[in-house]
RNA sequence: AGGUCCGUAGCUCAACAAGGUAGAGCAUCGGAUUCCAAAUCCGAAGGUUGUGGGUUCGAGUCCCACCGGACCUACCA
Numbered sequence: 001a002g003g004u005c006c007g008u009a010g011c012u013c014a015a016c017a018a019g020g021u022a023g024a025g026c027a028u029c030g031g032a033u034u035c036c037a038a039a040u041c042c043g044a045a046g047g048u049u050g051u052g053g054g055u056u057c058g059a060g061u062c063c064c065a066c067c068g069g070a071c072c073u074a075c076c077a
Stems, first nucleotide, its partner, number of pairs: 001073007010026004020057001028044005050066005
């Protein structure tokens, strides 16, 4: 340099194929329980879906460019 794949909550991942209200577990916070705590149970908060454009009535999803990461190939040595 070229190619493939990936980027969604603090972390790990869904939402695919077939565009139609962004979710789960863990963690955090609050409550219940307990002499206290852990465990357990209930609840809450937490998102510019990597960035910018495009298509569309409507984009996490499709298209383009860029940024970042992993792997492969080539070059140099």
The RNA shown here (transfer RNA) has 77 nucleotides and comes from Candidatus Calescibacterium nevadense OTU 1. Its Rfam family is "tRNA". Rfam classes the family as a transfer RNA. The organism belongs to Candidatus Calescibacterium nevadense, within Bacteria. The coordinates come from a structure-prediction model, not an experiment, and the mean pLDDT is 82.